[in-house]
This is a predicted structure of a 105-nucleotide RNA (SAM riboswitch aptamer (S box leader)) from a Desulfuromonadaceae bacterium. Model confidence (mean pLDDT): 83 of 100.

RNA sequence: UCUUUAUCCAGAGUGGUGGAGGGAGAAGGCCCUUUGAAACCACGGCAACCGGCUGCUAUUGUCCGGUGCCAAUUCCUUCCUGGUGAAUACCGGGAAAGAUGGGGA
Numbered sequence: 001u002c003u004u005u006a007u008c009c010a011g012a013g014u015g016g017u018g019g020a021g022g023g024a025g026a027a028g029g030c031c032c033u034u035u036g037a038a039a040c041c042a043c044g045g046c047a048a049c050c051g052g053c054u055g056c057u058a059u060u061g062u063c064c065g066g067u068g069c070c071a072a073u074u075c076c077u078u079c080c081u082g083g084u085g086a087a088u089a090c091c092g093g094g095a096a097a098g099a100u101g102g103g104g105a
C1' cells in the first nucleotide's frame, strides 16, 4: 500500500516548548484558536480491539503488555432513498469516504 472484518450519538486534560493556524481531503456551513492553533515533550486520564492474568459460563474483573483515543455524532451536509410540511426546513434509512483494532497478501 491492497484486501477482509468489527466498531464509530458513551468516555477521558494539565503543564512545558512553540508562535498561527486547526477541525482527513474538495466544496458549502458551523465551530475552535493570541484567554495561545498545529507540532513535539512530560505527566495524567479514558476505553477494553488484540494479548496476559483472573473468573468459571453472567462473555466477569483487572490493566502488566501491543495499539488507540482525550472540543463539538467521524462537528454537519454532499450521492441514493422514505416520511412530515404550503415552504425555508425538519426527522429517518442506505451508500461512499474516513478513523481505530483484528485477520490476510
Stems, first nucleotide, its partner, number of pairs: 001105008013043005021032003026078004044070003049066002052062002074097001079094006